[in-house]
Context: one part of a larger RNA
């Protein structure tokens, strides 16, 4: 490592079901007499749930009913009960609060009122609308779903989309019942008639509608269920009538009086479509109401209700087993210790009463005398109606549905309205504008009942404190979690531990031991058998062996395993088979999916367990199988019965006749012939007759007639299966669309009401002085303080480092740095704008971590030609990736290809040869045709350019044209030709086929994304494993062999086992089989199956043709290579040799007016060319083999690989290996054949999409049969059996059920869905346990146990905070005492943890009062309505706006401007005393106040700080010297206290005065007096207080001393007062004060006294751990205050102080 075993872990599975789910049945409103729904209470201990409601787990009564009872819930504790309790039925009382909520108001569950009546405890009215003359009455709200009406989408189908559909649905608003609506014909119908409406079923998916598309779609009539009618208004009559209150009479119905009210705009009587009224005649026949009194029925809780608990056995227990017995109008269930007719409940069948309901009976009251008939003079019968336009909506309604707006507008019974276009005329049918009406049907919130529903991941979301927990600002979202036992008997006591816990022991049938039945798997962790540190991974198949097991189940002395044998069988003489493991050795890249193609580095899969995807209904089509059959068959509906079952119902539907657009008209009872099985003769070949069957005649019908349809009778209804259509329709998946709600605690912007903004700097207007200037103006210095100025904290932004971070601290932080920072700033509170809408100084930003249209719900299981899944087995057949249309190219329709079934009955054909015809293609060819086209010649009276000659005319020349002959091309849209080869027909030969071929008809498909590879004498492209055809072939869908290895390249088409031959390939080792034989070729490791090119070379080997050569070739060596002349020209020069022209002659054996080098130019070397020496082949073209360079990629490498000179390459031969091919044998399947047993196939059996056929399992029903407490399902192993899915047996477990055959019927089979739910793994003892900023350390205590708790000393850190105070929010977190399971990123004795118990005190702080944006309520307006702008009225609306009143100290574990001590204040009410006064109430009018901006100045003070003295005190200290302290509030009295205004006297220009500025003055300046007057200061409150030192006392406590000036500085705080700005002018109300008018009145004032001042907040955090951020989170969060010292302009930095801390 694999198995097993034993545990653990986990929960599957098996069994259970208090739960749901559907179905049926019955029942059905509730509420101002207070509801539905809630919130708080309510218990002896009480946190939920249930009851109940301050009478509070309940109270009276009245009946049941019988012994216990105190609810879930099992403890304590106390109680109740036969004077009958708990419980159970019934009627009663009581019913806090807040909800329609209603006396008013509110941030619900709270807050303040009037008024009356009272036994003083208390109770009861007080709402809006509407009706009603009052009295008085109704209405408001809720409800599951159903009904009636208004308003009314969209996704979606139409394969696009606009009418259209989806749909009048979905949702909104409004209203009603138990139901609703509807309704008694101005209906329909057809020449015949129904006779109110609703509902079923039919009519019919028809009529009609309809882009006549997709779809939509009735009504008459029929068959049922149910049945029902009536009341007005007119005509006539004309108070004959109705309501209240009181009273008489009566049970009551009802009568009778009194008074008042209603009514002539008419109460009442009559009448209401067989029309009345009116007239006439004739009739007395009814109808409602009440309920003493008697009968009767129904009716709650509940009562009776037979029959064993007999024997034996097992067991913990009897209901099993086994004998014996009974009962049954009762064997329906369920309990009980297992399976119980007879042991309990029940059950079948009886009884039974209270309040009540009902039916008669009697008995009384009321009522227009109402009924029938005639008769037709006169009267009456519903008007902005009907109807008509005409322009929406709706409809099946189309000229003919209904409904609406607009504009028109009647008739009067001699009249109207309808009869599917109009008008007209008849015929028919009804009478509209006025009103109720039951029952027959639609739903389920409630209650019973039942089920071939589920059975804890299923059934409702919920079988448990479930709409809980939890999540979200709200709309809304929303889980998990069932089971000890018969009985707690729920483990006493002992050991051990701080404790948990562990042992021992006990209970029980079993530990089932508390999240406890069963206890699977993954995972773990021991143990054991086997193997394991030289060994290659898909974890395995097969064959062999070693070692262990082999107890039951399988075989075995009736003889195992091994051995021989083809078999039969023979030997053998005891163990095999099977399992675990592990070694050889062979072959062997996961499943699933998409795909031409996947081990694929394509997707999807960590593992296991459960869950999980073609279903249901309707209608359509075919098939199989019943039944009946020219018929077949019912639908609602209706009886019986036990929901199933069973008799009834033909309405209707389908069939029997077609044809035609329609009017319409209207078929073979077989007349011929052919012929299949099958019958019959026949040996046989063939023949006869032949159902079915085919062809023909014949007939019907149609203005189409030579044609089309149609005719010699086969349906119909069920049941089951197959497919498609509608419906969510296999499932899981969009991103959107529309509707209705919910949101401005986040963010934008407006609007109210408050805060906040340290310092410094710059100097704008004005002003004032001097200078200039005639002025206007202009400079200069001050002053003054303006500004979207300027530096910079705080604040408030976010620039850069693209830093840090990036599973963070933080779902946007941190650091540094930077922007603004008196303004268009910044911020708190409250409050408005909401989704095609806000809001936007615009970014499409923002509108709750969402935004080019928010979020939640719902249409909706939206649609998705797209992606991904789709579950158990055999066995037959087995595809297409082509064609046609196709907004069509990832999909569809049709065919073509597959498959099933039928029908028919003999032919069918891919081949080969021969004949006989068709083709126009490759080629070729074009002087064959039209067309393109090189050159050259020739002809031309040839348009034309050009040139030239002429005065012209004309003419030459040359280019061109045009014909002709040469001569050279080219074509897919040319062809005079013209193949291979494709094809028709016939003939012979092959071949399939009666085991039915082909063809025909029918049901099902599937696929329409192909891909290699040959061919192609194709197309396109450089090309391609590139496209795009066309034949063929394999892959696709095909295993084997072989090619190292590979989908289609070669061999080879697979049913299982086995033995032999062979193909392709192969044969030196890997590796089976030849270093196998013979002749060549290669020296490059070429090569050794897998490529190179153009292009190169004295490589080699062959082969061919040509030249030269013993008269000496070829090569090398010796020699000669000359002369005119340095040819001429040209040129500085050119001499063979720049260059131009010519390239001659001579001498020779030969030798160029030169084929190269070489010089300026000569010269010089060579070469041709001769000669000699040598002595035999020698050069040249071309052409085959094999070889060689060309020849370059990244980490070192590939002939497969070692290697190989054959183990290479060409030829030729012989052997061998080698495949699921062939052969032989056994065996299965499958076709034939056979009734079967069986027999039989040389010539069936690979197989994706797919078709097609039999099977195996799971759950459940009905029937029949079994099993089981002596051991049943399920779990764990082991055997065996079957092709398989899967049976079966043994042993364990376990403890109560389950199994077989058949029938039937499902939520019936899993590995894949990034599938869903638990559980569990690897990652892994790993990442991290660093939350940035400051820091600990010791010692001592405490405890079981201390880095972390406590004490103490040292060190550090903050100090405009990290120190104190308040809000908002939060909700007990505060304080103590006792704890450590968990929370707390280690620990922990400790905590914002867990227990338990305490704690928050108010006339003077806050709410409360008052108005602000603003909101709500009601009226009117609006609006289909709900909503909802606006008026009018009201009310709310601020713990930071406005406002009556408290300070200081002490005190507690937790509380104070709250309690206590000491001193005040306020309002209200009452008494007394001054006071004798218009100050006082009510009501109207007026005025003030309350009360207000931003910037700046100046004065006055104040808190704070600093210094310096004096006293204490304390430390050091020998002195000088250092260090800490030294406070004390409001009210009233008293008195000081500026400026501003007033006001009086004065009376000022040669101007005076004043100011920081500016400025003021006869409208009175300067000066003097008065008056108003603020913070503030001083005194006294007040030393008994506090401090601070000391003595006493254990402590509370108490005693004793001292606590005194002064200078300086100095605020952003306090008061007062002055300027300056403004296109900004800078809340209101409550309050309060004064005047006045009318009226009441003697209340006022004041000074004293007594009393009163309810309720609500208040605990603790307020933040680097109590708020918002999921967290004990580096983030966000408003305001005050000292904010103190040094330094410094400062709240800046930096250091210290108080004071807080070391940051878990």
């Nucleotide at each position: 490592c694999u198995g097993u075993c034993u545990g653990g872990g986990g929960a599957a599975u098996g069994g259970c079901u208090u739960g749901g789910c559907u179905c049926g049945g019955g029942c059905g409103c509730c509420g101002a007499c207070g509801a539905a729904g809630g919130u708080c209470g309510u218990g002896c201990c009480a946190a939920g749930c249930u009851g109940c409601g301050a009478a509070a787990u309940g109270c009276g009564c009245c009946g049941g009913g019988u012994a216990g009872g105190c609810g879930c819930a099992a403890g304590g504790a106390a109680c109740c009960u036969g004077u009958g309790a708990u419980c159970c039925g019934g009627c009663g009382a009581u019913g806090a609060c807040c909800u329609a909520a209603u006396g008013g108001g509110a941030c619900u569950u709270c807050c303040c009122a009037u008024c009356c009546c009272u036994u003083c405890g208390g109770g009861g009215a007080u709402g809006c609308u509407c009706c009603g003359u009052a009295a008085g009455g109704a209405g408001c709200g809720g409800u599951a779903a159903c009904c009636c009406g208004c308003c009314g989408a969209a996704g979606u189908g139409a394969a696009g989309c606009a009418u259209c559909u989806u749909a009048g649905u979905a949702g909104g608003c409004g209203g009603a019942g138990g139901a609703a609506a509807a309704g008694a014909a101005a209906u329909c119908a057809a020449c015949c008639g129904a006779g109110a409406u609703g509902c079923c079923c039919u009519c019919a998916g028809u009529a009609a509608a309809g882009g006549c598309g997709a779809u939509c779609g009735a009504a008459g009539a029929g068959g049922g269920c149910c049945c029902a009618g009536g009341g007005c208004a007119a005509a006539c009559c004309g108070a004959a009538u109705c309501c209240c209150u009181c009273u008489c009479c009566g049970u009551a119905a009802g009568g009778g009086g009194a008074g008042g009210g209603a009514g002539a705009u008419g109460u009442g009587g009559g009448g209401u479509u067989u029309g009345g009224a009116c007239c006439c005649c004739g009739g007395c026949a009814c109808u409602c109401c009440c309920g003493g009194c008697c009968u009767c029925g129904c009716g709650a809780a509940c009562c009776c209700g037979a029959a064993g608990u007999c024997u034996c056995c097992u067991g913990g227990a009897a209901c099993g087993g086994a004998g014996c017995g009974c009962g049954a109008a009762a064997c329906a269930g369920g309990g009980u210790g297992a399976u119980a007719g007879c042991c309990c409940c029940g059950u079948a069948g009886g009884g039974g009463u209270a309040u009540g309901c009902g039916a008669g009976g009697u008995g009384g009251g009321a009522g227009a005398u109402u009924c029938g008939g005639g008769g037709g003079a006169u009267c009456c019968c519903g008007a902005g109606u009907a109807c008509c336009g005409u322009g929406c909506g709706u409809c099946g309604g189309a000229a003919a549905u209904c409904g609406c707006g607009c504009g028109g507008g009647a008739a009067g019974u001699u009249g109207g309205g309808a009869g599917g276009c109009a008008u007209a005329g008849a015929c028919u049918u009804c009478c509209a504008a006025c009103c109720c009406u039951a029952a027959a049907c639609a739903c389920g919130a409630c209650c019973c009942g039942a089920g071939a529903c589920c059975g804890a991941u299923a059934g409702c979301g919920c079988a448990g404190u479930a709409g809980u927990a939890g999540c979200g600002u709200g709309a809304g979202c929303g889980a998990a979690a069932g089971c000890u036992g018969c009985a707690a008997a729920g483990u006493a006591c002992c050991c051990u531990u701080g404790a948990c816990g562990g042992g021992a022991g006990g209970u029980g049938c079993a530990a089932a031991g508390a999240g406890c039945c069963u206890g699977a798997a993954a995972c773990c962790a021991g143990a054991u058998a086997g193997c394991u540190a030289c060994a290659g991974a898909c974890u395995g198949a097969u064959g062999g062996g070693g070692c262990g097991u082999g107890a039951a189940a399988g075989c075995g002395a009736c003889g195992a395993a091994g051995c021989c044998g083809c078999a039969a069988g023979g030997u053998g003489g005891a163990g095999c088979a099977g399992c675990g493991u592990u070694c050889c050795a062979u072959c062997g890249u996961c499943c699933g999916u998409u795909u031409a193609g996947a081990a694929a580095a394509a997707c999807g899969g960590g593992c296991c367990a459960g869950g999980g995807a073609g279903u249901u209904c309707u209608g359509a089509c075919c098939g199989a199988u019943g039944g009946c059959g020219a018929g077949g068959u019912u639908a609602a509906c209706c009886c019986c019965g036990u929901a199933g079952g069973g008799g009834g119902g033909a309405a209707g539907c389908c069939g029997u006749a077609g044809c035609g657009a329609a009017a319409g008209c209207a078929a073979c009872a077989g007349g011929c012939c052919c012929g299949c099985a099958a019958c019959c003769c026949g040996c046989a070949a063939g023949g006869g007759c032949g159902a079915g069957g085919g062809g023909c005649g014949u007939g019907g019908u149609g203005g189409g007639c030579u044609c089309g349809c149609c005719a010699g009778g086969a349906g119909u209804c069920g049941u089951c299966g197959g497919u498609g259509g509608g419906a969510u329709a296999c499932c899981c998946g969009a991103a959107g669309c529309c509707a209705g709600u919910c949101g401005a605690u986040c963010u934008a912007c407006g609007c109210c009401u408050g805060g906040g903004u340290a310092g410094g700097u710059u100097g704008a207007a004005g002003c004032c002085u001097c200078c200039c200037g005639a002025a206007a103006g202009g400079g200069a210095g001050g002053u003054g303080g303006a500004g979207g100025a300027c530096c910079g904290a705080a604040c408030g932004g976010g620039u850069g480092c693209u830093g840090a971070u990036g599973u963070g601290c933080a779902a946007a932080u941190c650091g540094c740095u930077c922007c603004g920072a008196u303004g268009a700033c910044c911020u708190g509170g409250g409050u408005g704008u909401a989704g095609g809408g806000g809001u936007a100084a615009a970014a499409g930003g923002c509108c709750a971590a969402u935004c080019u249209a928010g979020a939640c719900u719902g249409g909706g299981a939206a649609u998705a030609g797209c992606u991904g899944g789709u579950u158990c087995c055999u066995c037959c057949c087995g595809a297409a990736a082509c064609u046609a249309c196709u907004c069509g190219c990832a999909g569809g329709u049709a065919g073509a290809c597959c498959u099933c079934g039928g029908g028919c009955g003999a032919g069918g054909c891919u081949g080969a040869c021969g004949g006989u015809g068709g083709g126009g293609u490759a080629g070729a060819g074009c002087u064959a045709c039209g067309g393109a086209u090189u050159g050259a010649g020739c002809g031309u009276u040839u348009a034309g350019g050009g040139g030239g000659a002429g005065a012209a005319a004309u003419c030459c020349c040359u280019c061109g044209g045009c014909g002709c002959c040469c001569u050279g091309u080219c074509a897919a849209a040319c062809u005079c030709c013209g193949a291979a080869c494709c094809u028709g027909c016939c003939g012979u030969c092959g071949u399939c086929g009666u085991a039915g071929a082909c063809c025909c008809c029918g049901g099902g498909a599937g696929u329409g994304a192909g891909g290699g590879c040959g061919u192609g004498u194709g197309g396109g492209g450089u090309a391609a494993g590139c496209u795009c055809c066309a034949c063929g072939u394999c892959c696709g869908c095909a295993a084997g062999g072989g090619u190292a290895a590979g989908a289609a390249c070669c061999c080879a088409g697979c049913c299982u086992g086995a033995g032999g031959u062979u193909a392709a390939g192969g044969c030196c080792c890997c590796u089976a089989a030849g270093c196998g034989u013979c002749g060549g070729c290669u020296c490059a490791g070429u090569g050794u199956a897998u490529c190179a090119a153009a292009g190169g070379g004295c490589g080699u080997c062959c082969a061919u043709g040509g030249u030269c050569c013993c008269a000496a070739a070829c090569a090398g060596c010796g020699g000669g290579g000359a002369g005119g002349u340095a040819g001429g020209c040209u040129u500085a020069g050119a001499a063979g040799c720049a260059g131009c022209c010519a390239c001659c002659c001579u001498u020779c054996a030969a030798a160029g007016a030169a084929a190269g080098c070489g010089u300026a130019a000569c010269a010089g070397c060579u070469c041709a060319c001769c000669c000699g020496c040598c002595g035999a082949g020698a050069c040249c073209a071309c052409g085959g083999g094999c070889a060689c360079c060309g020849a370059a990629a990244a980490u070192g490498g590939a002939c497969g690989g070692g290697g190989c000179u054959a183990a290479g390459c060409c030829g030729a031969c012989c052997g061998c290996c080698g495949a699921u091919a062939c052969c032989u044998c056994a065996g299965g399947a499958c076709g034939c054949c056979g009734a079967a047993a069986g027999g039989u196939g040389a010539u069936u059996u690979g197989g994706u999409a797919g078709g097609g056929a039999g099977g195996c399992g799971u759950c459940g029903u009905g029937c029949g049969c079994g099993g089981g407490u002596c051991g049943a399902a399920g779990c764990g192993g082991g055997g065996u059996c079957g092709u398989g899915a899967g049976g079966u047996c043994c042993c364990g477990u376990g403890g109560a059920c389950c199994g077989c055959g058949u029938u039937c019927g499902a939520a019936u089979g899993a590995g894949a869905a990034u599938c869903c739910u638990g559980g569990c793994a690897g990652g892994a003892g790993u990442a991290g346990g660093a939350g940035c900023a400051a820091a600990g350390u010791g010692c001592c205590g405490u405890g079981a146990g201390a880095a972390u708790c406590g004490g103490c000393a040292c060190c550090g850190c903050c100090g405009c905070a990290g120190g104190g105070g308040c809000u908002a929010g939060g909700g007990u977190u505060c304080c103590u005492c006792g704890g450590c399971a968990a929370u707390g990123u280690u620990c922990g004795u400790c905590a914002g943890c867990c227990g338990a118990g305490g704690g928050u005190u108010a006339g003077u702080c806050g709410a409360u009062c008052c108005u602000a944006a603003g909101g709500c309520c009601g009226u009117c307006c609006u609006u289909a309505a709900u909503c909802g702008a606006g008026a009018c009225g009201g009310u709310c609306g601020a713990a930071a706006g406005g406002g009556a009143a408290g300070c200081a100290g002490g005190u507690c574990a937790a509380u104070a401007u709250u309690c206590c001590u000491g001193c005040a204040c306020u309002c209200c009410a009452c008494c007394g005393g001054a006071c004798c006064u218009u100050g006082c109430c009510c009501a109207g009018g007026g005025c003030c106040u309350g009360a207000c901006g931003c910037a700046u100045c100046g004065g006055g003070g104040u808190a704070g700080g600093u210094c310096g003295a004096g006293c204490g005190c304390g430390g050091u200290a020998g002195c000088c010297a250092c260090c800490g302290u030294g406070u004390u509030g409001a009210a009233g009295c008293g008195u000081c206290g500026a400026a501003c205004c007033c006001u009086c006297c004065u009376g000022a220009g040669u101007g005076c005065c004043g100011u920081a500025a500016u400025g003021g003055c006869g409208a009175g300046a300067c000066g003097g007096g008065g008056g108003c007057g603020a913070a503030g200061g001083c005194g006294c409150g007040a030393u008994a207080a506090g401090g601070a030192g000391g003595g006493c006392g254990c402590a509370a406590g108490u005693c004793c001393u001292c606590u005194u000036c002064g200078g300086c500085u100095g605020a952003u705080c306090c008061c007062c007062g002055g300027u300056g700005c403004c296109c900004g002018u800078g809340a209101a109300a409550a309050g309060g004060g004064c005047c006045u008018u009318g009226g009441g009145g003697c209340c006022a004032u004041c000074c004293g006294g007594c009393g009163g001042a309810u309720c609500c907040g208040u605990a603790c955090c307020g933040a680097g751990a109590a708020c918002c951020g999921a967290c004990a989170c580096a983030g966000g969060u408003g305001c005050c205050c000292c904010u103190g010292g040094g330094u410094g302009a400062g709240a800046a930095g930096c250091c210290c102080a108080a004071g807080g801390c070391g940051c878990g």